[in-house]
RNA sequence: GAGCCGUUAGCUCAGCCGGUAGAGCAACUGCCUUUUAAGCAGUGGGUCGUGGGUUCGAGUCCCACACGGCUCACCA
Numbered sequence: 001g002a003g004c005c006g007u008u009a010g011c012u013c014a015g016c017c018g019g020u021a022g023a024g025c026a027a028c029u030g031c032c033u034u035u036u037a038a039g040c041a042g043u044g045g046g047u048c049g050u051g052g053g054u055u056c057g058a059g060u061c062c063c064a065c066a067c068g069g070c071u072c073a074c075c076a
Base pairs, nucleotide, nucleotide: 001072002071003070004069005068006067007066010025011024012023013022019056027043028042029041030040031039049065050064051063052062053061
């Protein structure tokens, strides 16, 4: 330098053909209990990497950029 993959909740990840953003764990509250803990129920938590574009409508499609990973090339 080129190509490919990835970026979504605190963490790990889903999200179909563009049509109300989700799960598990964690946190918090309550209940229960054999009490450092386990179990049950519930609640909160999101600029969907950034900036543009297309569209009635974008997490999803297009462009640029940033960050991470992999491969190739180059230099030494």

Overview:
The RNA shown here (transfer RNA) has 76 nucleotides and comes from a Chloroflexota bacterium. The prediction has a mean pLDDT of 81. It matches the Rfam family "tRNA". Rfam classes the family as a transfer RNA. Its family is annotated with triplet codon-amino acid adaptor activity in the Gene Ontology. The organism belongs to Chloroflexota, within Bacteria. It was read from a public genome assembly.